[in-house]
Predicted 3D model of a 73-nucleotide RNA (transfer RNA) from a Bacteroidota bacterium. The prediction has a mean pLDDT of 80. It matches the Rfam family "tRNA". The family has 954 seed sequences and 5,335,975 matches in Rfam 15.1. Rfam describes the family as follows. Transfer RNA (tRNA) molecules are approximately 80 nucleotides in length. The source organism's lineage runs through Bacteria, Pseudomonadati and Bacteroidota. The RNAcentral record of the sequence draws on ENA.
RNA sequence: GGCUUUGUAGUUCAACAGGAUAGAAUUUUAGAUUGCGGAUCUAAAGAUGAAAGUUCAAAUCUUUCCAAAGCCA
Repeated sequence: GGCUUUGUAGUUCAACAGGAUAGAAUUUUAGAUUGCGGAUCUAAAGAUGAAAGUUCAAAUCUUUCCAAAGCCA
């Protein structure tokens, strides 16, 4: 340099040929409970790598860029 694959809450994973509020666990915070903690229960917070395009509708399809992994030279 060329080609392929991947990129989603702080972390680990979903979202099944484009369809409704992007969901779960964990984490953090607050509350309940407890003599105090832990455990348990309730509530809240938190994400589609970036920018364009197609479409009534994009995490999903297309293009460019960024990052990571692999193969070739």